[in-house]
Molecule: Pistol ribozyme
Organism: unclassified sequences
RNA sequence: AGUGGUCUGAGCCACUAUAAACCCUUUUAAGCUCAGAGCGUCUUGUAGUUAAUACUACAGGGGUAAGA
Numbered sequence: 001a002g003u004g005g006u007c008u009g010a011g012c013c014a015c016u017a018u019a020a021a022c023c024c025u026u027u028u029a030a031g032c033u034c035a036g037a038g039c040g041u042c043u044u045g046u047a048g049u050u051a052a053u054a055c056u057a058c059a060g061g062g063g064u065a066a067g068a
Base pairs, nucleotide, nucleotide: 001016002015003014004013005012006037007036008035009034010033011032024067025066026065031039042061043060044059045058046057047056048055
């Protein structure tokens, strides 16, 4: 310098051409942290599809937690 841990900013960490891994302990479907987002995840309704309660699309709701 680049890439990665959902995105932007700020961090924390890792890796070196790869996209994983790490990230106090446990907890949660909820992804490393905070703010915003609302991608993923959870849920309600409508419709389609299907052997099917699975799957898909759209519209809404919500947006892990406790302790150190």